[in-house]
């Protein structure tokens, strides 16, 4: 959300508590009473009678309720709470057993007896119910015969069986039955055998967690005799023995009903135990017996307890886990229905009665299966939605419409199987028909990717999504929400649970050097495993047969409902288990051998193999003596502390004393490992080799367990030289509880005796077997050799490497190859090898081991990069050699910052900061502030109308307004009306505009690293792969530049050349350019020339090309020679993949967003210039290598008609005024200045230095106040070379010196550009910065400005300990002891037999005793809750 039908399920929780009703009764053919009812008879009464009607009566017979009796009630039905158990399941077993109804068989049924309920009287109770006394029956009870026959006993025999035994037979003995009802024909009753069904007992084997549960366990285990039982049995009991169970898990705790099935899976497994089916177990909680064939009994009894109820307080009732149905638990689970028609059951001869079993209905999509909600036609592809690139696209043949059909649905009519005679709850039900009408019937969920299905809008790390990876931070296919799509479809999703998938516990089917995982090491008992060869046996093995393996399920084939789901027939199947033959290879047991495993003896050897005992030498030390000897010694990066003049240190002598054993020495040797090192003696393990003898599987490996185990520690007693944890003191540091230094105890050593851990490692367990070599070394052997040597063999040890192995790295006969055999050990990280408990220890500790929580990784091992206070090689004005700034002064000019109405915006480490700006007074201008415009200041489209257009004026600050006056009418085409174009005004929309936002949405365009020499790709080849190989290596080079070598071969994108320019020369042209020779007016001015400069073009030249050295006969490189130039000649252009979410949305261009009488657009002041300090790039200086005056030489490259402007004239000047020439190789801007000549100034805040101020002034501009250059007089601030630091530059280079030019009205200390003069220095790469190669380690990878540890702060989650404290659960020890059954029993009572009676048998209530539930007391075990407060996580 929700149309129908059919079949099926339905309290998984409180085995909580339960109102009401109903769920087991039958039988009068077992027996007595009673009650009702009624026949035949009487008697009244009406009627002519038939008869009716009242009373009474009660054979026979019905019916009731109650009792006595039978029989049932132990069976149906319900729950799973207990129980780890012979409870289930399986298969045996009972010679240890029971059986009522039922069925066959055999034989009986005979005679007597006394009572009691009912009942009726009395009498007690509030009930429940009870008591006396009195009557009576039976198939209730009891004696007695009889005894087919049964049990017992005895005597004899027969057969069987593993046994105890069992079974038959002859004789003997004792003891044992019985009911009757009905009324012809049965039903019953007794007692034997059997028998089907049923039940009870016993064993084999099978299925759960835990060892942080390892020892239990006195009726315990046997035995002998009891005694119970239906039977065996410690089932109980007495006595007797000490035994039984346990690592193949006892005991203990913890959970659970078992199967058959059922889900799931390719099985093999792994969860599970509704519904059906078998069992078992329980009935409100424990006990406990009685009845009975059967029970220790759910709708029976008693007792004890907890609840609830009823009551007269004195007692009494109950027991839904039967069906319904309440309350309550809970996420959750139904009607207080019908009906005995049908299956079944109980009783009865039967008819029947009973039956909430059962049938059947009802509620509920809760499960499965069907069906339906329409079918065909219908394009203008309507109308709306959505989206769009604006064209169209899509819901869509989908709808309107048209045609049609009726399953479903109302409705009306017939109408069953189910029962073959009756009898139908279901139900007028299924089904059949007839009408009616599209009518009454579609949602959920998804749409990032796993995974079918995409777009728009709003959201903006917010809402919020999510299974896992992961979406959301202004263009979200992941959120919402629509539109489309896509999947199921009376559903559909979602949550919880099983299985797969997961080879992620691996039996099928894994592992363990380095991801988790080899015990430290050996020895060895139980276990596993086990060499050859022959025999016997047949446990295991295989083969058939049989038996079992309930039914249902599932499978296959069929049939029945319309199909299905469901029912139903038959078959297969059902790994098991029992059993009865064979086989005899295998294992296995037995027996006899065997010699190849294993061991022993014999000989030879090497060895730091262990334990003890002795002895040596060198060295330190010494507050042990003596001797020389003087001022230091030690000690460190440097030092200080420390030692010394009381004489060190250094020497020399002798002396003590403790330890440790230098060379030899070694990839050596030895031992299980841990470990052994001077020599030499004693005891001792073990190993190899060599060649015979013997022994005859004696053997591997081992869980527990024993033993040994480096260092440090501990204990007790020794030692004690040197070193040295703690400590102490100098250093060192910011600090230094450290590293350094100087002292200096414990230990280190030895004896005993603990401790038991290591990165105790080859991170590699032992044993065996098999599977290519090389090369080295230790031991021992054989062979040949004169010897040296050489060659072959066994044991070690060691480097490399083939097959094959490994994720790879490696490993490779000493395996991590290939096999077999036992062991031990793992199973995501962290908590944690910790917690608590055990156990071991003197302690430190070991060891044995969790969970809660919590994250999605943690990890190996290999790859590219980056990275490094890693390494190796190399480059760069990168350091170092040098000039020369800068940081300090004044002011310029930018920036931060603060300030402001505004101080527009941007750029922000290099790589912003004289940057965008190649020029802010307006303008520009984006910013403020006042005033206007609103289809606009600009484009294009429509209509309409006009030619447009407008001086002066008037108001405003100005846009603008005013009247539109004066004026004025154009261009094409037309004779003319008229018409176009373009402009204008007006309107009304489309729209314009936006330097508004986002450079983290874009394009383009820059900047960087960096002109650094490096990125890559094709194919090959290696590698599971990420990659790698070319590109690495030796040389060499400015250069991945070339060369050689090489599993690479080649090839692109850089490098480098090609372009531009500069350096020489050669040719051609000579004007405005040049003048060397003629000539002239002496100014290349003119003739003239083209030589030369110069310009232009166009070429030559430079190639390691040549000689030597030097190198791999290479590349190339060092020296020369030539040559203007010499190793890319010097300088530009010219900038790989890429990186920095660099920079720009305010160059431009553009998505999305946003504003639209405004964020657009016009206009006037203002403002970007504003200033306490900061900071950044240049300026000018501080002077004598200067400054200032006069004189004097010598450029390049530019510009230039709104321009450049010569010359003259006026001004001190800035300039004006006038104006030749020039559109330029001509004029002009323009005098280049540094220098060079001569003069002064003479170290001083000056004749250095110009800031500021004051006055006068010119220029340009519509305007020079805010806020412009200049010029002239006058003022004359700072500052005398500049801390830490920092920058720039390697030759025509730096410093200097002027000069031009964009931009521009005007404004240059900035930019770009040309010129002159014209130096120093490089030893070298250590080190500082950036890079480039190789290589190495990485826990980086946003990449070292990375990554990450711990303590402290606060909050907060789980857990431990913890003085106590509170509960559980199972026992132990006493104490009290119900009910009850067994046992006893004095007195008491009693019909049946016996007795003639007394009485006797025998019975009953009492009473006493064992055993006993529950309850009390105690003290231990366990287990769980909390607990101030503390701990770590």
């Nucleotide at each position: 959300u929700g149309g129908c039908g059919g079949c099926g399920u339905g309290c998984c929780u409180a085995a909580c508590a339960c109102a009401u009703g109903c769920a087991a009764g039958u039988c009068g053919a077992a027996c007595g009473a009673g009650a009702u009812c009624c026949a035949a008879c009487g008697u009244g009464g009406a009627g002519c009678a038939a008869u009716c009607c009242a009373c009474g009566g009660g054979a026979a017979g019905a019916u009731c309720g109650a009792g006595u009796g039978g029989c049932g009630a132990a069976c149906g039905g319900g729950u799973g709470a207990g129980a780890a158990a012979c409870a289930c399941g399986u298969g045996a077993g009972a010679a240890a057993c029971c059986u009522g109804c039922c069925c066959c068989g055999g034989a009986c049924u005979u005679u007597g007896g006394g009572a009691u309920a009912a009942c009726a009287c009395g009498c007690g109770g509030a009930a429940a119910c009870g008591c006396g006394u009195g009557c009576u029956a039976a198939u209730a009870c009891c004696g007695a015969a009889u005894g087919c026959c049964g049990u017992c006993g005895g005597c004899g025999g027969a057969u069987c069986g593993c046994a105890u035994g069992a079974u038959c037979c002859g004789c003997u003995g004792a003891c044992g039955a019985a009911a009757g009802g009905g009324a012809u024909u049965c039903c019953g009753g007794u007692u034997c055998g059997g028998g089907a069904g049923g039940g009870u007992c016993u064993c084999g084997c099978g299925g759960c967690c835990u060892a942080u549960c390892a020892g239990c366990u006195a009726g315990u285990u046997g035995g002998c005799g009891g005694g119970g039982u239906a039977a065996c049995g410690g089932c109980c009991c007495a006595c007797c023995a000490a035994g039984g169970c346990a690592g193949c898990g006892a005991c203990g705790g913890g959970u659970a009903g078992c199967u058959g099935g059922u889900c799931u899976g390719a099985g093999a497994g792994g969860a599970u135990g509704a519904u059906c089916a078998g069992c078992c177990a329980c009935a409100c909680u424990g006990g406990g017996a009685c009845u009975g064939a059967g029970a220790c009994a759910c709708g029976g009894c008693c007792c004890a307890g907890a609840c609830u109820c009823c009551u007269a307080c004195g007692g009494g009732a109950g027991g839904c886990a039967g069906c319904a149905g309440u309350g309550g638990g809970g996420a959750a689970u139904c009607u207080u229905g019908c009906g005995c028609a049908a299956u079944g059951g109980g009783c009865g001869a039967a008819a029947g009665c009973c039956u909430g079993a059962c049938g059947c209905a009802g509620c509920a999509a809760c499960g499965c299966c069907g069906c339906g909600u329409g079918u065909g036609g219908g394009a203008u592809g309507a109308a709306g939605g959505c989206c769009u690139u604006c064209g169209g696209g899509u819901c869509g043949u989908a709808a309107a419409c048209c045609a049609c059909u009726u399953u479903u649905u109302u409705c009306g009519g017939g109408g069953a199987c189910g029962a073959u005679a009756a009898u139908g709850a279901c139900g007028g039900u299924a089904c059949c028909u007839g009408a009616a009408g599209a009518a009454u019937a579609a949602g959920c969920a998804c749409c990032g990717g796993c995974u079918a299905a995409c777009u728009a809008c709003g959201u903006g790390c917010c809402a919020g999504c999510a299974g896992c990876c992961g979406c959301g931070g202004u263009a979200a296919u992941a959120c919402g929400u629509a539109g489309g799509g896509u999947g199921c479809a009376a559903g559909c999703g979602u949550u919880a649970a099983u299985c797969g998938g997961a080879a992620u516990u691996a039996c099928u089917g894994g592992g363990c050097g380095u991801a988790a995982a080899g015990c430290g090491u050996g020895c060895g008992c139980a276990g596993g495993c086990g060499g050859u060869u022959a025999u016997a046996c047949a446990a295991g093995a295989c083969a058939g047969g049989c038996g079992u393996g309930a039914a249902a399920u599932c499978c296959c084939c069929g049939g029945g409902c319309u199909u299905a789901a469901c029912c139903u027939g038959g078959g297969a199947a059902u790994g098991g288990c029992g059993u009865c033959u064979g086989u005899g290879a295998c294992u296995g047991u037995a027996u006899a051998g065997c010699u190849a495993g294993a061991g022993u003896g014999u000989g030879u050897c090497a060895g730091a193999g262990g334990g003890g005992g002795g002895u040596g030498g060198a060295a330190u030390u010494c507050c042990c003596a003596c001797g020389u000897g003087u001022a230091g010694c030690a000690g460190u990066g440097a030092a200080a502390u420390g030692c010394g003049u009381a004489g060190a240190u250094a020497u020399g002598u002798g002396g003590a004393g403790g330890a440790a054993c230098a060379c030899c020495a070694a990839u050596g040797g030895c031992g299980a490992a841990g470990g052994c090192a001077g020599c030499c003696c004693c005891c001792u393990g073990g190993g190899a080799u060599a060649a015979c003898a013997c022994u005859g599987a004696c053997g591997c490996u081992c869980a527990u367990g024993c033993a040994c185990g480096a260092a440090a520690g501990c204990g007790u007693g020794g030692g004690g030289a040197g070193c040295a944890a703690a400590c102490a003191g100098g250093a060192u540091u910011a600090g230094a509880u450290a590293c350094c230094c100087u002292g200096g105890u414990a230990g280190u050593c030895c004896a005993c005796g603990c401790c038991c851990u290591a990165a105790a490692c080859g991170a590699u367990g032992c044993u065996g077997a098999c599977u290519a070599g090389u090369u080295g070394u230790u031991g021992g052997g054989a062979a040949u050799u004169u010897a040296c040597a050489u060659u072959c063999u066994c044991a070690g040890u060691a480097a490399c490497g083939u097959a094959g192995c490994u994720a790879a790295c490696g490993c490779g006969u000493g395996a991590a190859g290939u096999c077999a055999g036992c062991c031990g050990c793992c199973u995501g990280g962290g908590g944690a090898g910790u917690a608590c408990g055990g156990u071991c220890g003197c302690a430190a500790g070991a060891u044995u081991a969790a969970a809660a929580c919590u994250c999605a990784a943690a990890g190996g091992a290999a790859u590219u990069g980056a990275c490094g206070g890693g390494g190796a090689c190399c480059c760069g004005c990168a350091c170092a050699a040098g000039c020369g700034g800068u940081g300090g002064a004044u002011g310029a000019u930018g920036u931060g910052g603060a300030u402001u109405a505004a101080u527009u915006c941007g750029a922000u480490g290099c790589a912003a900061c004289g940057c965008g700006a190649a020029a802010a007074a307006c303008c520009u201008u984006a910013c403020c502030u006042a005033c206007c415009c609103u289809u606009g200041a600009c484009a294009u489209g429509u209509c309409a109308c006009u030619a447009a257009c407008g001086a002066a004026g008037u108001a405003g600050a100005g846009a603008u307004a005013c009247a539109u006056u004066a004026g004025g009418u154009g261009c094409c085409c037309g004779u003319a009306a008229g018409g176009g174009a373009a402009a204008g005004u007006g309107a009304a929309c489309a729209c314009a505009g936006g330097u508004g936002c986002u450079g983290c949405a874009u394009g383009g365009c820059u900047g960087u690293c960096g002109u650094c020499a490096g990125c890559u790709c094709g194919u090959g080849u290696c590698g599971u792969g990420a990659g790698a190989u070319g590109u690495u290596g030796g040389g060499u080079u400015a250069a991945g530049u070339c060369c050689c070598g090489c599993a690479a071969c080649g090839a692109g994108c850089g490098c480098a050349a090609c372009c531009c320019u500069u350096g020489u020369c050669c040719a051609a042209u000579g004007u405005u350019g040049c003048c060397a020779a003629c000539a002239u007016u002496c100014g290349g001015u003119u003739g003239g020339g083209g030589a030369c400069u110069c310009a232009u073009u166009g070429g030559a030249g430079a190639c390691c090309g040549c000689c030597g050295g030097g190198g791999u006969c290479a590349a190339c490189u060092c020296g020369g020679a030539g040559g203007a130039a010499g190793g890319u000649g010097g300088g530009g252009a010219u900038g790989a993949c890429g990186u920095c979410a660099a920079g720009u949305c305010c160059u431009c261009a553009u998505g999305c967003c946003c504003c639209u009488u405004a964020u657009g657009u016009c206009c006037a002041g203002g403002g970007c210039u504003g200033c306490a300090a900061a900071c950044a790039c240049g300026c000018u200086a501080c002077a004598a290598u200067g400054g200032c005056c006069g004189a004097u030489a010598c450029a390049a490259a530019g510009g230039g008609c709104u321009g450049c402007g010569a010359g003259c004239u006026c001004g001190c000047a800035a300039g004006a005024g006038u104006g030749a020439g020039c559109c330029a190789a001509u004029c002009c801007c323009a005098u280049a200045a540094a220098g060079u000549c001569g003069g002064u100034c003479u170290c001083a805040g000056u004749u250095c230095g110009g800031a500021u101020u004051g006055a006068a002034g010119u220029c340009u501009g519509c305007a020079a106040c805010u806020c412009g250059a200049c010029u002239u007089c006058a003022u004359g601030a700072a500052g005398c070379u500049g801390g830490a630091g920092u920058u720039g530059c390697u030759a025509g280079u730096a410093a200097u010196c002027a000069c031009g030019g964009a931009u521009c009205a005007g404004c240059a200390c900035g930019c770009c550009g040309g010129g002159g003069u014209g130096a120093a220095u490089a030893c070298g790469u250590u080190c500082c910065c950036g890079g480039g190669c190789c290589u190495u380690g990485u826990a980086c990878a946003c990449a070292c400005c990375g990554c990450c540890c711990g303590u402290c702060a606060c909050a907060c989650c789980a857990c431990g300990a913890a003085a106590g404290u509170c509960g559980g659960c199972a026992a132990c020890a006493c104490c009290c002891g119900a009910a009850g059954c067994c046992g006893g029993g004095g007195g008491c009572c009693c019909a049946a037999c016996c007795g003639c009676a007394a009485g006797g048998a025998g019975g009953g209530a009492c009473c006493c005793g064992u055993c006993g539930a529950a309850g009390g007391u105690g003290g231990g075990g366990u287990c769980g809750g909390u607990g101030a407060u503390u701990g770590g996580g």

Notes
Predicted 3D model of a 1433-nucleotide RNA (small-subunit ribosomal RNA) from an uncultured bacterium. Model confidence (mean pLDDT): 84 of 100. It matches the Rfam family "Bacterial small subunit ribosomal RNA". Gene Ontology terms of the family: structural constituent of ribosome and ribosome. The sequence is in RNAcentral, with records from ENA.